The part of an RNA shown here (large-subunit ribosomal RNA, domain IV) has 325 nucleotides and comes from Proteiniphilum sp. It was read from a public genome assembly. Taxonomically the source falls in Proteiniphilum (Bacteria, Bacteroidota, Bacteroidia, Dysgonomonadaceae). The coordinates come from a structure-prediction model, not an experiment, and the mean pLDDT is 88. Rfam family: Bacterial large subunit ribosomal RNA. Gene Ontology terms of the family: ribosome and structural constituent of ribosome.
[in-house]
Context: one part of a larger RNA
RNA sequence: UCACGGUUAAGGAACUAGGCAAAAUAGUCCUGUAACUUCGGGAGAAAGGACGCCCUCAGCAAUGGGGGCCGCAGAGAAAUGAUUCAGGCGACUGUUUAACAAAAACACAUGGCUAUGCGAAUUCGAAAGAAGCGGUAUAUAGCCUGACACCUGCCCGGUGCUGGAAGGUUAAGAGGAGAUGUCAUGCAAAGAAGCAUUGAAUUGAAGCCCCAGUAAACGGCGGCCGUAACUAUAACGGUCCUAAGGUAGCGAAAUUCCUUGUCGGGUAAGUUCCGACCUGCACGAAUGGUGUAACGAUCUGAAUACUGUCUCGACCGUGAGCUCG
Numbered sequence: 001u002c003a004c005g006g007u008u009a010a011g012g013a014a015c016u017a018g019g020c021a022a023a024a025u026a027g028u029c030c031u032g033u034a035a036c037u038u039c040g041g042g043a044g045a046a047a048g049g050a051c052g053c054c055c056u057c058a059g060c061a062a063u064g065g066g067g068g069c070c071g072c073a074g075a076g077a078a079a080u081g082a083u084u085c086a087g088g089c090g091a092c093u094g095u096u097u098a099a100c101a102a103a104a105a106c107a108c109a110u111g112g113c114u115a116u117g118c119g120a121a122u123u124c125g126a127a128a129g130a131a132g133c134g135g136u137a138u139a140u141a142g143c144c145u146g147a148c149a150c151c152u153g154c155c156c157g158g159u160g161c162u163g164g165a166a167g168g169u170u171a172a173g174a175g176g177a178g179a180u181g182u183c184a185u186g187c188a189a190a191g192a193a194g195c196a197u198u199g200a201a202u203u204g205a206a207g208c209c210c211c212a213g214u215a216a217a218c219g220g221c222g223g224c225c226g227u228a229a230c231u232a233u234a235a236c237g238g239u240c241c242u243a244a245g246g247u248a249g250c251g252a253a254a255u256u257c258c259u260u261g262u263c264g265g266g267u268a269a270g271u272u273c274c275g276a277c278c279u280g281c282a283c284g285a286a287u288g289g290u291g292u293a294a295c296g297a298u299c300u301g302a303a304u305a306c307u308g309u310c311u312c313g314a315c316c317g318u319g320a321g322c323u324c325g
Stems, first nucleotide, its partner, number of pairs: 001320008010311002014309001019306001027051005036041001038147001052069007070074001082304007089296002094106002111144006122131003148291004153221003158218002160214005167209003173203002178198005185190001222240005249283001250280001261277005
């Protein structure tokens, strides 16, 4: 000097990114127990009290009543909940990056859409065959959402999917008008049939174009100008564009750039926190919206208790280092 263990005057988070670490709480019995709530919980809420030994009485005993004794201390050691308030997220128990992440991520019960009538759809395989299933739509498969409560608005123009079949386009194939080469004959021009090469019209499915439907399918959900008897604002009007112009609810938010927005609360002092406002750069309804009791080794803020975290250090024990031998 370091590591581990222990004690510490006065103060008590002033430490620090942050009470990290430590301290504190702790057992059993009795009293008592709030908001909120899905009436189950919350709850061991919180907050208090008792606890040893001896004698005696009752009792089979456990145990209880009465009297007394000792200590600083009677759950006399060890083991053995700190608690409260408020908010975000996720309903919950569960699962996960074996060895830097345990979470708000995944899963979940619930809800919905889609496919599938059985030799099912779907999946594996070249096939045979197999899973699905020795199941049968209250089933199986795919996708999304994620308890519960209240709800889930508008847009089908684009992309996708489903249905439609009149018209347009359209392959191979069918078809064969015609053209070219060859060629008897012919001075030449020309030139039948045949054989080759080529080939127009016509015909020709799905698809695409087209016509509808469909958003708990992928997705999307405006701008400018004016206007009220103070001012301000605009219920109102005009105009342009769109498939339709964001409804309810929430909102400086896990989303807010400007921004430490403004106001209120908490503090002596608060870029965080809580409650509001709405000017939403760039919330918004199963890519779910808003609430929500219970739950969480979750995240954020506050408080009580407690403490060597600190003011600010000190001392003791054990081990190591170092110096000397």